Small-subunit ribosomal RNA, central domain from an uncultured organism, 346 nucleotides, folded computationally. It matches the Rfam family "Bacterial small subunit ribosomal RNA". Its family is annotated with ribosome and structural constituent of ribosome in the Gene Ontology. The coordinates come from a structure-prediction model, not an experiment, and the mean pLDDT is 86.

Context: one part of a larger RNA
Formats: sequence, C1' cells, structure tokens
RNA sequence: UUGGGUUUAAAGGGUGCGUAGGCGGGCUUGUAAGUCAGUGGUGAAAUGCUGUGGCUUAACCAUAGAAUUGCCAUUGAAACUGCAAGUCUUGAGUACAGUUGAGGUGGGCGGAAUGAGUAAUGUAGCGGUGAAAUGCAUAGAUAUUACUCAGAACUCCGAUUGCGUAGGCAGCUUGCUAAACUGUAACUGACGCUGAUGCACGAAAGCGUGGGGAGCGAACAGGAUUAGAUACCCUGGUAGUCCACGCUGUAAACGAUGAGCACUGGUCGUUGGCAAUACACCGUCAGCGACUGAGCGAAAGUAUUAAGUGCUCCACCUGGGGAGUACGUCGGCAACGAUGAAACUC
Repeated sequence: UUGGGUUUAAAGGGUGCGUAGGCGGGCUUGUAAGUCAGUGGUGAAAUGCUGUGGCUUAACCAUAGAAUUGCCAUUGAAACUGCAAGUCUUGAGUACAGUUGAGGUGGGCGGAAUGAGUAAUGUAGCGGUGAAAUGCAUAGAUAUUACUCAGAACUCCGAUUGCGUAGGCAGCUUGCUAAACUGUAACUGACGCUGAUGCACGAAAGCGUGGGGAGCGAACAGGAUUAGAUACCCUGGUAGUCCACGCUGUAAACGAUGAGCACUGGUCGUUGGCAAUACACCGUCAGCGACUGAGCGAAAGUAUUAAGUGCUCCACCUGGGGAGUACGUCGGCAACGAUGAAACUC
C1' cells in the first nucleotide's frame, strides 16, 4: 500500500464551532477539462511471449507477429463527473403563531436540619462500639425550652420524567438570555453534510490571590482491633469542600457504540405539540423507555434511538510486556498534560 476492523477481543477524538480539503437535490441549455471511440506519430534494439525455420536434439541462433497496458497530436461522441448560464422546491434556512423544560447567568427570599452563643429548667452522667477506650461532663455536660448567629445543602413532589453539544442542571421567585418542538406553507432558493490544522467549552481533584468556614473531612494525633495494623471501627482534626477572579485540561469524560442522510416488521408505555372527538377508540410530528421478529453478531446481545441495508466525511487499531515510559519538542506557576519511541524479553 491492498485488504480487514473499532459495544465487550487492539481500536470512536471528552464535546462543540469551524478553516482548508473531501462529498453533495430535481430540470433545461451550452462547453468539452475528466471520460469514451477513431486516426496519425512516438513508445530504440536486445530480453520476455506466440508462430515458423537453422545447427542430429537441446541450450543457442535467425525470422515474422503480437505486446510495449504509456505519451503527444488530431477528428468525433456528450450519458456521467466538472465548468458556465438559467430555473425549481422536496434538503437547508427565514418569517408568523403557539407550546415546553432541574438549559445558562445575575439578584432577592424561604423553611427544616446541623453547629455555636446567651438565658432558663434540671442532675450525673453523656457519647461511642461487636465489645470497649480515647473524648465531653459537678467550672453543671447530655436532655428540654426560648431568643440570637453562622455556613452549606435544598426533604416530600421525583418518575424507565424533563432540559442541555458534552461536562452537567433540582427549594421558591424575578431580571437578562439561549434552545427545541408543533402548526401555517408566506419568504430565500441547494444557501447543504463532514471536518485535518485551529478556536471555544470541559466533572472531581489540584494550583495562585483575596474572602468564608456550619457540617463533612485527605494529612495528622489519640483510642481500639491485631502476631503486626503506617488500615478497616471510634474520638478529634488541618488542607479542602463554599464564594470571586485567574490557571489546570484530565476521568469507567461510558451508550465503553463519531457525525450526517436514506431505506427496512410488529406490540406496549410515556413526555411535549397538532388534528379529530362521543368521558370510547384511533391518527400525526418530535423525544424518552420496555418487549419481540427478519437481519446482523464469536457469543452476550442488538433490533426505526441498529450493532440491519447502503452512501459521504473525520478519528482511531495492527501480539503481550517494556510503556503511555525514555528522549526531544510544545503547553503549564507548579502538579503535570499533549505528542510519543527503541533496545531487550515472552
């Protein structure tokens, strides 16, 4: 390279936007670059192939042909691709009307719980465990009541629910803001799909500066357990967890399943519209689920939300270990991240 693959065997980029590139709807006309046909030139000879002939045969040699899959020129063809012009509406988008939601972001408010403070009642225990002890408590704890303060998270509703590109999003209310869906078929008229490099977003932990700090809680200390116990259990507890701004850029970032389009059986449920209507039943569009066919699959399974049947584009894989390591380069304050081998070994 050809070929084969990527749910679980190696392999889908964490996600989006988008540049180059690749690919791209119906009809008409033109063109003739690709494409196809004819002709001419060239494609040295030898070698190789086929036929025939010459050395007794063979090797060897001679001769004729085909081939030389190519390039150039020229004459045509016009279906397909390209290019140019025109046109269309179904792809895509816009407009108008309606609907939906934990979508995002800023502000305000709320109650329960927890902890703390003060006061009161009240007295000897509380707490914790498998059992204990450390710990707290006569300087009055635990418990109960009242008032006050603080921070963080939002019980029920809650769901196989909903929204978001992914990460993710849940008390109530409000400002700003993005989106999707449905209906109308009014407008534009292929404006599309994918997307190397790039840019943006990106859980948790971590980092910087400044706040905040109730609960929880790496590290740490103590008590237990144990042969030991740098653990599991218990009592404490710092960073952190929270907020603002700035970094980091990774996850089992998972549906372990890239994006888009088209096609291909049924049954049941559900969310949001529309239509219709008779408190019945059914239709349609967009989602979210369950079950079962054909097909596919090594099987598990999947099955209109495909892992089925096809097309387009991107990413990635090529035995295990060494190793996501070394070196170099780029990024980062650092931690580290990205790219990413080989020797050797089985």